A computed fold for a 582-nucleotide part of an RNA from a Minisyncoccota bacterium, annotated as large-subunit ribosomal RNA, domain V. Lineage of the source: Bacteria > Bacillati > Minisyncoccota. It matches the Rfam family "Bacterial large subunit ribosomal RNA". The literature on the family includes a 2001 paper in Science by Yusupov et al., "Crystal structure of the ribosome at 5.5 A resolution".

[in-house]
Context: one part of a larger RNA
RNA sequence: CCUGCAGCGGGACGAAAAGACCCCGGAAGCUUUACUGCAGUUUGGUAUUGUUUUUAGAGUUUUAGUGCGUAGUGUAGUGGGUAGGAUUUGAAGUUCGCCUUUCGGGGCGGAUGGAUCCAACAAUGAAACACCCAUCUCUACAACUUUAAAAUCUAACCCCAUCGGCAAAAACGAUGAGGGACAGUGCCUGAUGGGCAGUUUGAAUGGGGCGUUCUCCUCCUAAAGAGUAACGGAGGAGUUUAUUAAGGUCAGCUUGGCCCGGAUGGAAACCGGGCUGGACGUGUAAAGGCAAAAGCUGGCUUAACUGCAAGACUUACAAGUCGAGCAGAUGCGAAAGCAGAACUUAGUGACCCGACGAUUCUUAAUAGAAAGGUCGGAGACAUCGGAUAAAAGCUACUCCGGGGAUAACAGGCUAGUAUCGUUCGAGCGUCCCUAGCGACGACGAUGCUCGGCACCUCGAUGUCGGCUCGCCACAGCGCGGGGGUGAAGAAGCUCCCAAGCGUUUGGCUGUUCGCCAAUUAAAGUGGCACGCGAGCUGGGUUCAGACCGUCGUGAGACAGGUCGGUCUCUAUCUGCUGUAGG
Repeated sequence: CCUGCAGCGGGACGAAAAGACCCCGGAAGCUUUACUGCAGUUUGGUAUUGUUUUUAGAGUUUUAGUGCGUAGUGUAGUGGGUAGGAUUUGAAGUUCGCCUUUCGGGGCGGAUGGAUCCAACAAUGAAACACCCAUCUCUACAACUUUAAAAUCUAACCCCAUCGGCAAAAACGAUGAGGGACAGUGCCUGAUGGGCAGUUUGAAUGGGGCGUUCUCCUCCUAAAGAGUAACGGAGGAGUUUAUUAAGGUCAGCUUGGCCCGGAUGGAAACCGGGCUGGACGUGUAAAGGCAAAAGCUGGCUUAACUGCAAGACUUACAAGUCGAGCAGAUGCGAAAGCAGAACUUAGUGACCCGACGAUUCUUAAUAGAAAGGUCGGAGACAUCGGAUAAAAGCUACUCCGGGGAUAACAGGCUAGUAUCGUUCGAGCGUCCCUAGCGACGACGAUGCUCGGCACCUCGAUGUCGGCUCGCCACAGCGCGGGGGUGAAGAAGCUCCCAAGCGUUUGGCUGUUCGCCAAUUAAAGUGGCACGCGAGCUGGGUUCAGACCGUCGUGAGACAGGUCGGUCUCUAUCUGCUGUAGG
């Protein structure tokens, strides 16, 4: 070296299971003051549903009454007819009772009485009375209709018992008791309704969540045409202005700052002069503009008009922007002319629906009304090109499809942070920068910390600690050899060389770490997938059960605590150990 045999389990990112964590897409289960429904419960109406009475209200009818300004005998409702009417079927008068009253009176009934009374005429008055007819206001009795409430009844309806037929039951029938027009049921209707159901619950995002943002305007980034990203850096908008316009036009004017001078007067009031030049001002942010103006002031006004529009800018589309010129009617100006809002760029919302207004439109037999059409138009989608008229959560009970397009472990890159070093030397060190230290700074190394990035791995690279077994580095803990010393000796401090060997046992805790105890020459720092689970363990973390605290209406949640909780693999290759043969 080759070939066996017996072993071990470092590696083959070993086998197994299309990762259960995380994210994306989908589903399911659960919750609720998410949305919308449906059972259920309940309210009212109506049908099944009938009798009678009372009370209250409304209506109609009959009868009886009622009606007072002043004047007039006096309580004249209104209109009409008529010259008579009432009365022994009891007039006037007297008296009693009741009703009404504006307290004057009026009406009814009884008793007595026994023959008159009223109207007309006249007077007064706007209107003239007895009697009759019609009618109005108010009141009373009664009747009818109807509504509501209460009560009553029995015959619908409900229920129980007994009986009949049958072996027995149910159904049915008969009789009786109890309820009773209620209940029950149908239809319509208001409420309630996670009991049940279907769904929704945005995206961007240096993983996701939390936070923030989402449309428009201005500047920078933006690389001298336009355009140009980031959870890049800065700011704004969701308007304002018409009787004092901040619009139109015509005319006039010049702001600000500094210096000098001038009563009160000052750092700033007003007046004069000089210098500067655009610095002031512009409704509102910024940028770009602006001087007989785009700023400031005054006069007159409404072009902040109607109907169009050649042609351009911008642009995926849809939108957005500018616009000479023509016609009509107007404002200002002597005129030329200017004027279709504002110095410009923000001040916003498609389609559908549509209150409201207008309209010489249509019009189901006709006239209207209703409805529709046409024109204008308030009203919002801010997740701002607006999914629906209408919508929140939990899942550790979870599931499926995917992703190393994307997180947690490990590796990689980086080195802010960390550790170690070099340098400068203010200062400390009695004196003296450097025995030992060393501010403010500068420059490195390492890849042990915490991070950043998201590059292999999500059709799986098992995660802390312990045990076992070690191998390595040296920035050296002990043992060795040296330099310096603020080294007398001893003991130290500091630096250099050096990796050969070594580097403890217990108590507490799952702990690494740490604290404590007792030792030791010493109880080193690190790397090896924070070495090592196809070697062990499984105390911790990190499934399903449960408890507490806190949060949440709740389902549930918590780098909060607590008790419990299945660790699979017969070794093919490689590697290593032992052994045999060649």